[in-house]
Molecule: c-di-GMP-I riboswitch aptamer
Organism: Sulfurovum sp.
RNA sequence: GUCGUAUAAAACCAAACUAUUCGUGAGGGUAGGACGGAAAGCUACGGGUCUCUACCCCUUUUGUUUUUUAGAGAUGGCCGAGCUACUUUC
Numbered sequence: 001g002u003c004g005u006a007u008a009a010a011a012c013c014a015a016a017c018u019a020u021u022c023g024u025g026a027g028g029g030u031a032g033g034a035c036g037g038a039a040a041g042c043u044a045c046g047g048g049u050c051u052c053u054a055c056c057c058c059u060u061u062u063g064u065u066u067u068u069u070a071g072a073g074a075u076g077g078c079c080g081a082g083c084u085a086c087u088u089u090c
Base pairs, nucleotide, nucleotide: 004090012037013036017032018031019030020029021028022027035077041083042082043081045080046079047078048075049074050073051072052071053070054069059063
């Protein structure tokens, strides 16, 4: 220095929910809050899930729902991958 592993202390992040705000939406920001977290730090590269738009099909007065395809997005607290990182025992 790297990997694995156990414990204590200090510090850190913050689910649901509430308020406010941005977005058509999935969701995001801020404040409160604490279910949890040893990468719950960063990156949408692969998979998953979700949203919107268009197309196709069915039906139709209008329309609604499902599926296929394409495009644009959301989620890093769904999983994998990449990069980086704190204290301490063996």